RNA sequence: AGAGUUUGAUCAUGGCUCAGGAUGAACGCUGGCGGCGUGCCUAACACAUGCAAGUCGAACGGUGAAACGUGAUCGGAGGUUUUCGGACUGAAGAAUGCGUGGAACAGUGGCGGACGGGUGAGUAACGCGUGGAUAACCUGCCCCAUACAGGGGGAUAGCAGUUGGAAACGACUGAUAAUACCGCAUAAGCGCACGAGGGGACAUCCCCAGGUGUGAAAAACUUAAGGUGGUAUGGGAUGGGUCCGCGUCCGAUUAGUUAGUUGGCGGGGUAAUAGCCCACCAAGACGACGAUCGGUAGCCGGCCUGAGAGGGCGGACGGCCACAUUGGGACUGAGACACGGCCCAGACUCCUACGGGAGGCAGCAGUGGGGGAUAUUGCACAAUGGAGGGAACUCUGAUGCAGCGACGCCGCGUGGGUGAAGAAGUAUUUCGGUAUGUAAAGCCCUAUCAGCAGGGAAGAAAGUGACGGUACCUGAGUAAGAAGCCCCGGCUAACUACGUGCCAGCAGCCGCGGUAAUACGUAGGGGGCAAGCGUUAUCCGGAUUUACUGGGUGUAAAGGGAGCGUAGACGGUAGAGCAAGUCAGAUGUGGAAGCCCCGGGCUCAGCCCGGGGAGCGCAUUUGAAACUGUUAAACUAGAGUGCUGGAGGGGUGGGCGGAAUUCCCGGUGUAGCGGUGAAAUGCGUAGAUAUCGGGAAGAACACCGGCGGCGAAGGCGGCCCACUGGACAGCAACUGACGUUGAGGCUCGAGAGCGUGGGGAGCAAACAGGAUUAGAUACCCUGGUAGUCCACGCCGUAAACGAUGAAUACCAGGUGUCGGUAUCCAAAGGAUAUCGGUGCCGCAGCAAACGCAGUAAGUAUUCCACCUGGGGAGUACGUUCGCAAGAAUGAAACUCAAAGGAAUUGACGGGGACCCGCACAAGCGGUGGAGCAUGUGGUUUAAUUCGAAGCAACGCGAAGAACCUUACCAGGUCUUGAGAUCCAGACGAAUAAGUGGUAAUGCACUUAGCCCCUCGGGGCGUCUGAGACAGGUGGUGCAUGGUUGUCGUCAGCUCGUGUCGUGAGAUGUUGGGUCAAGUCCCGCAACGAGCGCAACCCCUGCCAUUAGUAGCCAGCGAGUAGAGUCGGGCACUCUAAUGGGACUGCCGGGGACAACCCGGAGGAAGGUGGGGAUGACGUCAAAUCAUCAUGCCCCUUAUGACCUGGGCUACACACGUGCUACAAUGGCGCAAACAAAGGGAAGCGAGUCUGUGAAGAGGAGCAAAACCCAAAAAAGGCGUCCCAGUUCGGACUGUAGUCUGCAACCCGACUACACGAAGCCGGAAUCGCUAGUAAUCGCGGAUCAGAAUGCCGCGGUGAAUACGUUCCCGGGUCUUGUACACACCGCCCGUCACACCAUGGGAGUCGGAGAUGCCCGAAGCCGGUGGCCUAACCGAAAGGGAGGAGCCGUCGAAGGCAGAGCCGGUGACUGGGGUGAAGUCGUAACAAGGUAGCCGUAUCGGAAGGUGCGGCUGGAUCACCUCCUU
Repeated sequence: AGAGUUUGAUCAUGGCUCAGGAUGAACGCUGGCGGCGUGCCUAACACAUGCAAGUCGAACGGUGAAACGUGAUCGGAGGUUUUCGGACUGAAGAAUGCGUGGAACAGUGGCGGACGGGUGAGUAACGCGUGGAUAACCUGCCCCAUACAGGGGGAUAGCAGUUGGAAACGACUGAUAAUACCGCAUAAGCGCACGAGGGGACAUCCCCAGGUGUGAAAAACUUAAGGUGGUAUGGGAUGGGUCCGCGUCCGAUUAGUUAGUUGGCGGGGUAAUAGCCCACCAAGACGACGAUCGGUAGCCGGCCUGAGAGGGCGGACGGCCACAUUGGGACUGAGACACGGCCCAGACUCCUACGGGAGGCAGCAGUGGGGGAUAUUGCACAAUGGAGGGAACUCUGAUGCAGCGACGCCGCGUGGGUGAAGAAGUAUUUCGGUAUGUAAAGCCCUAUCAGCAGGGAAGAAAGUGACGGUACCUGAGUAAGAAGCCCCGGCUAACUACGUGCCAGCAGCCGCGGUAAUACGUAGGGGGCAAGCGUUAUCCGGAUUUACUGGGUGUAAAGGGAGCGUAGACGGUAGAGCAAGUCAGAUGUGGAAGCCCCGGGCUCAGCCCGGGGAGCGCAUUUGAAACUGUUAAACUAGAGUGCUGGAGGGGUGGGCGGAAUUCCCGGUGUAGCGGUGAAAUGCGUAGAUAUCGGGAAGAACACCGGCGGCGAAGGCGGCCCACUGGACAGCAACUGACGUUGAGGCUCGAGAGCGUGGGGAGCAAACAGGAUUAGAUACCCUGGUAGUCCACGCCGUAAACGAUGAAUACCAGGUGUCGGUAUCCAAAGGAUAUCGGUGCCGCAGCAAACGCAGUAAGUAUUCCACCUGGGGAGUACGUUCGCAAGAAUGAAACUCAAAGGAAUUGACGGGGACCCGCACAAGCGGUGGAGCAUGUGGUUUAAUUCGAAGCAACGCGAAGAACCUUACCAGGUCUUGAGAUCCAGACGAAUAAGUGGUAAUGCACUUAGCCCCUCGGGGCGUCUGAGACAGGUGGUGCAUGGUUGUCGUCAGCUCGUGUCGUGAGAUGUUGGGUCAAGUCCCGCAACGAGCGCAACCCCUGCCAUUAGUAGCCAGCGAGUAGAGUCGGGCACUCUAAUGGGACUGCCGGGGACAACCCGGAGGAAGGUGGGGAUGACGUCAAAUCAUCAUGCCCCUUAUGACCUGGGCUACACACGUGCUACAAUGGCGCAAACAAAGGGAAGCGAGUCUGUGAAGAGGAGCAAAACCCAAAAAAGGCGUCCCAGUUCGGACUGUAGUCUGCAACCCGACUACACGAAGCCGGAAUCGCUAGUAAUCGCGGAUCAGAAUGCCGCGGUGAAUACGUUCCCGGGUCUUGUACACACCGCCCGUCACACCAUGGGAGUCGGAGAUGCCCGAAGCCGGUGGCCUAACCGAAAGGGAGGAGCCGUCGAAGGCAGAGCCGGUGACUGGGGUGAAGUCGUAACAAGGUAGCCGUAUCGGAAGGUGCGGCUGGAUCACCUCCUU
C1' cells in the first nucleotide's frame, strides 16, 4: 500500500466482499512447563450454610476464672520416738470459706457501624467532565492558640421479686452507678437578638465598635509521673453542601410546553441561597441556537483502531454519581434519610401452640436458575491499611497469598552433530524413474523443562512469615516424558492420485460438482502458524462509501416549476477609536495510574520501580492592533433615483374584421356521395354529394413568421382603443453600501380535473357501430357525450428541460442576427467603436466520455436546495392541505450482487445509401394432378438393423439386400474362441478326396500325404492344455484425430512499425473513380507485408515443329463384285509430345493527362476466349465412434464367434426425387445416313446355324488407334393412322418361356402372346436454365454371378429472353438506432394459478409504560389540642413552666375507580410486495419494436395496456393494411 466482483471487451460511477489489528469472549480439534495478569457481559433472578464491625474495665454499677495469701476441715508422703500396742510431728495434694488478684463477661456509657467491600437497576441530569463562585455554608477524630473546669440534684438499666407469651419479646414492683441526665454560679473572649457611630465595597453587602439581654463544662480517669479526656472561642488541615460558564446520544412521522408555573412583598424552613414551602399580588417563563415528548445510556481518567482527523467502547485499575428485595418515611448523629440500623406498605420465603413472629449475599466463598459462557463453602492477619483502646491487644472474606480455567500477554522446551546403500514402507509413474529424504536407522554429544537427591533465602526497623521447604543453588543420571491445528481454484503462500457424478457436498466474494473436479471426500506431498490452531460474534481499518482534513448534483443518485421576501449567512473605498474574535508572553490548573523518552529491578521479556515529557483544554493577567467585529463621522466605482429616447405576440378590459367549417332557407341539378390498403357501417330518389345566392352560430386568427421579439417561470400571435408592468440606450443632476443569497412564509404556476352559471361551430376521452385479426376491450373508418370556449372559485402537478439554482469578477478569437448610441466616408449605402439580448464555430482549461467553452459544464468567492447501491417505494403508517381526484412530507421488514452512465467491436432492424448473384423480372422447359420406380416419415412386425433431418436429410451412406452382404429377428451350436502374439506337451505336415449324420455349421470317421540338417536339432504346421489376452457395426461425433458439408469461388481476413485515443479500440482496410475481384488508379497519418483474388496447372478452340503404327490415302503402281486390300508414301485427317499465339499491344472517343470504359482494325480467338482443378480467417458443440484411428465407460459360456431360415422388399396413409405419358412438332411400318467417349480374359465374343423372341449351339478374332461390345438415336425419305381414351398411353394381370445363380416362393431381369388401368397437360404452391446453355436424342462406364427410370461420363440436333434493379431471397461495403453479446430462433412486460417469506389494514382481544381527575389513606415530620399523664426547674403549697401519650388537621406510599392518548403482542378476513424449475394468457417495451417512445392528468379495458388533452426528444426515416412465439 491494495485486491476480487456489473461488460464480448473498455473507462468512469457505485454497492457488496477480502487481506490487518483488537476482545472480560464462546465453540471445534489438540495440549509439556513457568511467570505476570484476568475470570456471571445473561436473571438489579431466588438464596441453604459459614464468615464479612466491632472495640474500650484507664467511663460505671456488678459478676468474677486462673494465680497468690490465709485460717479451719480432709489428707497422710516422710520424719522423730516407742514398752512395738502406740504417741508426736507433719510435706505434696483435694474441696469449701475469706482476702488479694484480675482474665473475661451481659448491661449502662463512649467512639466506630455514613469508612472499607459490592453492583450499574435508575438517571439525558449541574449526574459527570472542566474552569470558577460561596461576601450564602457545615466540618467528629487531627494540629496550633487563648481561657476555664465552682457547687448541687433527681433518675434509670443491669440486678432481685411477681407475672404474660409457643416463640419473638415483654409488663409491674423494689434498690443502685457513671465521662448517662438536669438546674445553679462564673463569662476574658465568642455566638445570638437589638443597635447610636466610624470606615470600606463587586448589587444583595463587608469590617471595626461603646452598650443591653442571653447561652458552658465530667472539680472526670489513671500506672501518680507524665499523660489521656472535658467546655468555650479563634485559626489551620481534611472532608463535604450549594450555585454558575462551557461541553455531554438519537428521533420534528414529538411543535408548541408550563398554574408553584415565572416574578414580587411578607412569612416559614435549612448548616446555607432559593417557590424549597406558605399567604397575597402581577401574568409571566421556556421554545426552530429545537422547548415538551419518546427511545437509548451510569459519566470520566482511559481502552481499541486509525497516517491523522475521526470512529467505536467505558470489562480490570483509579475518580465521581446512583442503588442495596420493591415503594414511602423519618430518627440518631459531625456526617445517613443509613447494604450486614429503625418504622410503615407490597410481593416472596421461613417458623408457629394459628394468637403471632422472623428474613433480605448488587460483601467473601457457595447453591439453584437463566445462559454459548465465567473459578475454592481454601490459608493468614506475617506484610500494607482500617476501627476501638493509654497500651498489651481484639476485630478486619479490606488486603496478602494459595487453588481452578491456554481466557490473555511474555518466556522456555519437545534435542544437537554426523550420517547416501539416497534402505524399507508409502504415494505417483511415460515403468525408466520421481517424491517423502539427512528425514529415519546407525555412531558421537548435551541436560533447558519435567522427575530424583541435598542445601535453602529476601520479603522483618526488636519480636512476629500465611505464602513455603516456595523462589533460587548444587549433584547424579536416561534422548528419554513433551506437536498439533488450519489451508493448498483466484483474491492468497502452497498439487497430484483415487472415489463421487448438479448426487453427496463446499462456499468470505467470484463461484465449484451433470464421468477425466488442483474448488466435494480420502490419501501422498506441500504452505502457514505453533502450545496452540481454526471458526463464530463484535469494534475500528481498508471505505475519500457522510468527504473538517477529504466527495458530488447536464447524461451515472442528486438544482427546489418560478418569483418576491423574513430570520440567518456573507459583504465596496480611505482614515480614527475600542479590543469580542485573533496573535504573543506570564501564572494557575490539567490527580494518580496509563501513553512517549531516559534509567533501574526480577537470568531475558511480559511485569514492576524512579525521573522527565506530552496532555493540542480551561481560567486569570499583561501586551499587539494587520485582518474579522464594533462605534462615530466620511467617499462614490456596487445598488438605486431623476431627465430624454426608441423597440417589443409583456399583462388586463372593451370594441371591430375577413377567410374557413357546420347548420338553416331558396335556386340549378341527378344518382350516387363518403370513406379505405381494400371495404363496410353512415348519408342519398322524402333529391344527397356538387354548385349559386341569402342567413345563423361558435371557435381560431392563413400569408407576414424568422435557431426574430417580449416575459421570472408557466406562457404570449388578426386589427383598434383605454389602463398598466418590465427591460434597454444616452446624460451624469441626486441618495450614499441602501448590496447578494435566502430556511420557514407569501404570490404566480401548461394541460387534465372539480364546483356554480352560461355557451357549444369544429374537434373529441367514454360509448355505439363497421372493418382488421386466431382474438382486437387497439391501431383504420362512420358517428358521438363530457370536455375544449366565457365568468367566478378550487386544484398545484408535467420530460414544469438547457434534464444545467441565484449573484459577482476574471480568462484567445471568428461569424450571423435583434434593439440602441457615437464617429467617419466617395452616403437609397457602408465602415469602425461601444452597450444590452439571442445563435453557431472554436483555443486554453475542464470532463468518465459524450461534450461545455465570455449565455461555461473554465478559474475563484458568497448563499440556498439536493444526493449517498438496486428493488421494496415515492409505497405503508402518521400529519398538513384539498369538495373530490389527490398533493406535500415520507419509512421499515424482506430481497439481490449487482442496478445504472459514456464510449468500443460485433450482431440484428418489418432503418438508410451503394453494389452483386438465374435473386427478381423477360423467356424456355418442368415439379405439384396420373401410373410406375426409388428414398423418407408413419404404421405394422419376432425383426421390419443403423445412421442422415430446413437451405446444407429424403435415386443420401448403398458404385447395385434372393443366400452371402447383414450389423436385425427366431432357432440350433462354440467358449483362449473365426483370425493375432507368447508358453508347455504330443504329433507330422499342410492339404485334398470321400462316408455317416444334421435344417445347416458344429460333430463322428476313412484314405492319400513335410522340408532343411553339422544328426544335437531347427523350420513350418496340426491337435491338446493353462493363462496373459482376443473380440464387440456396444455407448459417448457434446472427450477426440482424420475426412466432409455449408455460408461461398463470396471478396474478404489479418499482421509489423508509426500515429490518434486514459482505454476497449481506431487508422491502414475509410473517401473519389474503376473492376468479376481489398482489381487497379488518385487522395489521405500512415508506410509496408501476409493469407485470400488474379496468374502459374489440366481439357478445349488456331498454327507450327518432331514422329508415322494398329491411324490416314493426295499423287504413282498393283488389285477386288466391293474394299488402304497390297507396294509405296506421311502431303492431309488423326494420334501425342514440344512450342507459338492475346498483351488493352495498335487507332479513335470518354475519363482527371490516371486506373479504366466504349467503339474499331487485325486476328482462329478480344478485353478473364470457354470449361475444370484450386475453397482465406472463420461460422454452424453442423455430419461421421457404422470407412478408419482413438480416450473413457460397458459386455466377457456373451453385447464375442458359427450355422439354417426369416427380415431389411411389410402397407389405411403423407412427403421428396425421378421415369413413362396424356399424343399428329405425334404413333406405327418400310427402306436407309452421321458420333464421341469408353469397356473387354473366370472377359468382350464376330461371321454361320436354330428359335417369333429373350436366347441357344458353335466358336473366328482380340490383353486392343488392330478384334469384339456396336445397332448410335433423334434428324432426313416413303407409307399409314385423322383427334378418338384412339394404331395415344402402357400400369396391372393370365399363360408360355429365356438367362444368371447351390437356390429366383417370400424376393431377379428379360422374351412372346393375350389383357389394356389411370391419364386428354395438372389447385395453392414451387424448381432448373443466360449459349453449344436450356430442351431433346441416343451411346458408354463403375458397382456387378444376375439385377438401373439412379449415379458418373460421351457426343448428335439445338433455341428463346434479359427493359431493368421497384419488389422476394442470399451476399458485400459504408452509415444509423439498440435495453441484443448463447448476439432477433435475442431480450423482455403485466394479469392469472401454485409454494414459501416478511409486511400494511382489520370486528376485536391481551399486555406495558407514563400522565390526568376522583376515592381511601399506613408509617412519619410539621401544626393544633379540652379532658389525661409526668422525677429534676420555680413555688411553702395550690399551681406554674416544660414535656409525653392520645386525638384532630395538612401533606403523604401502596391500593381502588374513571376516561383519553401512546407503545407492543395476537386476530377471522383482506391489500399489495418479494422470491421460486421448464405452468397459463397475451406481446406492452428495446430496431421506425412493426401505432415512435416517454411525462402529467382524465377515462376505459382479463392483462400487459388503449384513447383524449397539453408537454418533452432521452425519436428513426425522403411516406402505404395487419401478421404471435422460440
Molecule: small-subunit ribosomal RNA
Organism: uncultured bacterium